[in-house]
RNA sequence: UGCACACACUCUGGAGAGAUCGGCCUGCCCUCGGGCACGCGCCGGCGCCGAAGGGGCAAGACACGCCACCUCCCCCGCGUGUCGAAACUCUCAGGCAGAAGGACGGAGGGGCGAGC
Numbered sequence: 001u002g003c004a005c006a007c008a009c010u011c012u013g014g015a016g017a018g019a020u021c022g023g024c025c026u027g028c029c030c031u032c033g034g035g036c037a038c039g040c041g042c043c044g045g046c047g048c049c050g051a052a053g054g055g056g057c058a059a060g061a062c063a064c065g066c067c068a069c070c071u072c073c074c075c076c077g078c079g080u081g082u083c084g085a086a087a088c089u090c091u092c093a094g095g096c097a098g099a100a101g102g103a104c105g106g107a108g109g110g111g112c113g114a115g116c
Base pairs, nucleotide, nucleotide: 001115007110009108010107011106012105013104018046020045021044022043023042024041025039026037027036028035029034047096048095049094053092054090055089056088060083061082062081063080064079065078066077
């Protein structure tokens, strides 16, 4: 001086699913049965979503054991275990008007840094 990858930061694009039901608290009205409004508060129920995060596994690889063979080893086959991906899957968490968040993408510069 300075790639790439990764990391963090700034800007930006960014889906899906009930503005669900009931209760409590507050205010008003009332025939004292209840009704209305309010907050986007708390609790509970049913129904849903998958793209914060998190969990699961396929091919395959490895290890151990079994099997058959005259014996051993190897191959094949079987069983067990470990590793093993996702936008797949689960729906724990999170979410279901708006806001916030948001995997992933684009742009910018920053650090590290191969090389020179």
Glycine riboswitch aptamer from Lysobacter sp. N42, 116 nucleotides, folded computationally. The model forms 90% of the base pairs in the Rfam consensus. The coordinates come from a structure-prediction model, not an experiment, and the mean pLDDT is 79.